[in-house]
Formats: sequence, C1' cells, structure tokens
RNA sequence: CGGGCAGGUUGGGCAGUUGCAUGCUUUUCAGCAUGAGGAAAGUCCGAGCCCCAUAGAGCAGAAUAACGGCUAACGGCCGCCGAGGGUAACCUUAGGGACAGUGCAACAGAGAUAUACCGCCGUUUUACGGUAAGGGUGGAAAGGCGAGGUAAGAGCUCACCGAUCGCACGGAAACGUUGCGAUCCUGUAAACCCUAUUCGGGGCAACACCGACCGAUCAGGCUUGCUCGGCCUAUUAUUUCGAAGGGUGGCUUGAGCUGCGGAGUAAUCCGCAGUCUGGAUAGAUAAUUGCCUUAAAUGACAGAACUCGGCUUACAGACCUGCCCGUAUG
RNA sequence: GUGGAUGUAGCUCAGUUGGUUAGAGCGCUAGUUUGUGGCACUAGAGGCCGUGGGUUCGAGUCCCAUCUUCCACCCCA
Repeated sequence: CGGGCAGGUUGGGCAGUUGCAUGCUUUUCAGCAUGAGGAAAGUCCGAGCCCCAUAGAGCAGAAUAACGGCUAACGGCCGCCGAGGGUAACCUUAGGGACAGUGCAACAGAGAUAUACCGCCGUUUUACGGUAAGGGUGGAAAGGCGAGGUAAGAGCUCACCGAUCGCACGGAAACGUUGCGAUCCUGUAAACCCUAUUCGGGGCAACACCGACCGAUCAGGCUUGCUCGGCCUAUUAUUUCGAAGGGUGGCUUGAGCUGCGGAGUAAUCCGCAGUCUGGAUAGAUAAUUGCCUUAAAUGACAGAACUCGGCUUACAGACCUGCCCGUAUG
Repeated sequence: GUGGAUGUAGCUCAGUUGGUUAGAGCGCUAGUUUGUGGCACUAGAGGCCGUGGGUUCGAGUCCCAUCUUCCACCCCA
C1' cells in the first nucleotide's frame, strides 16, 4: 500500500423567543423544575406485579436438548468440548436416542433393508440351488482392506484400520488418548415416537375502590384443553349483586443510573461515593432565531402507554481499537 | 396487550402424506379464419414459489429467523 476478520463509540452543543404536558409553589391571566430511544419497534423468549385456592391430582398438550459457569429467571449470555467451513484472523452449529416399536427411501437399478440381471460355482442342465468377490444403478447395496478358507463365495475365521459401547488412565465435566474387551455397524427422529428436564390459567383491556341510568332475585357462578377435586354467593333492598369505550388508584425509586476501586479468562459479582431523570388517557415532548463545533447540522432508522432482563430487525454520515493474509522496503 | 391467518405467472386461485420438468382460468404474443374487427380455433411466452438460513439424497411442502398484508378480541344479570 492492497484485501479481509472481529469489536466499539457517536447520532450535535449552548443561549433567546413563542407554545404544549406533568409536578411543585401560592406573589394564581403568574413563577420554578423536568420532559423519548439505541433501538421507545417486532412482540420472539424470560421475569416482576395482580387476580383466580399459598396452585391441588390424572390425562392431553407445549418448549428445550453436549459440558461447566453467570443470572431473579430464561430457549439469553460467558467459557469450553465435539462437528463443519476458511491459507489465516475468525465464523457457523436444534449437538440426547435409529440394539423399544412403527413409517418412509421417488427416479434409476435385478434388488432399497432385501435381492440374483450379467458374472462365478455346483447339480439330476429349456431348469433348480448356492454366492455378494467383480460389473452396472444410486445419496445410500450388509463398515473398509488383506490373508486364510471354500465347489465358488461370504466377518465364516484371523490380523490391521474405522465407528459405537464398557473398563482402566488424564481432565471439574463434556471429552481426549493409549491399552484391554465387546458389537444384533444403511440413512432419516427440523417423520411418528422414546428418554430427561421445565411449564396451573389469565394478563395493567390484570386488579382494587367509588359509581348515574337501568336491571337481577336462587339457583347459579368461578377455577377457561378435558376429567376429578375445590371455592364463592341469596333471602327482595337508602344497605346485596351486575353495571357507562364513567371516575380514582394501580403509575413510576427501580433486579435504577453515573463514577471510582476490587475479584474473575469472561459473562458477572462485591464495595464506596454521587444522583432522581416522562407518566399521558384523543394522548405533551414542538416551532423559530442566533452563535459554536464540524466535511456537512434541513438531512439515518425511528415516537414511551405498568415495569425490567434478553433476542431479532431498521439505521445517512462520521470516528476509534485489536488482529490476519499478500506485496514492497528495512 | 392477546390470539389467528396470508404471501405461488400481469390478475384470481390449485398444488392431496417431501419425489423426477410447479399447474388451471382470465389476460398477453403469434398464426388460421374474415373485405376489416370481434367471436372461434391452433400454438407459444411468462415463475429463483415474499426474503435469508437450516434439516434431508432431494424442500412450494418440514424447522428457525425475518418482512408484507389482513382478521378477531371490553361489558351485556
């Protein structure tokens, strides 16, 4: 210099004027303070919180799938092992079970889980039997190859190699490796299924209280996949129950945020200090002017609706860090 | 907030349990017929099955993620 891999930051700042929402003050036609995001989004997972019985039994159903750790929890994250890809940095990975059972394997091919077309061998030879070495088809043809063996052949037997399982050794474990032993060795479980683990249902339109008009009167209602089991309510009303896209609460201080230090490979955790930073319910967060920074400031994606932890997706422009390969020079 | 569906040719739809080269109608193009046009007849073109990955020998079909479009859901003693 060229090409590439991985990760991160930013998404303008300050001030004035006008206006909106919420809170506070009470000098009330006012003043002060605060006012969107890294994804507020999709709603794909996991929780808090609330109600139904402090969530009970069985069946059905769903999700997940190597190992260790983190976490409130998770299908998330970190580390690591195995497998696959890349020259490398590095990337991807639903990664239990096919000796429980069932199904499927089109076309081609003789035959697709067992078969005999050619070939080989034997016999009582227009045929029958044996065979899976060789040919050919296919993604796949009884794990591969050699020797023995045989009429010809065949894990039929043996040595070696591969795969799986068990024991020993190393490791915290997945696993690795050498040694010994065994083997009923096609693929498919993102086909049914089996094994292990987890899951009660609903969701802030939850839920609690108040409640105009109107209505209800014992037999029903709730537990919302099904069955069991369980729970609740009435005595005729100013008093109970239902009840309005009605009102109030739930509603924002929380597994919070910022900085520093420490433990750990990391995810993450611990300690100290500082700090309060939207809460609407037809729905605020806007408009405009000037200056500064900048290559550019009119410029990307995009607008909270109970709240968090993740994942995924969208994103103009600018900037930073580490590493790999090639070439040249030293 | 919750649940469900859809995407295949220009348009409207099929595609049955994964199997060879994805079909139909309308429309389009060319030809025949006609004095000309329509109708009719014959032939043809046109699809990476919304997108990206994965499983499998093989994917429109199965699985995962994602995008688009659409539907339903207060209460009723």
This is a predicted complex of two RNAs, RNase P RNA and transfer RNA, with 407 nucleotides together. Model confidence (mean pLDDT): 75 of 100. Rfam match: Bacterial RNase P class A. The family is grouped with related families in Rfam's "RNaseP clan".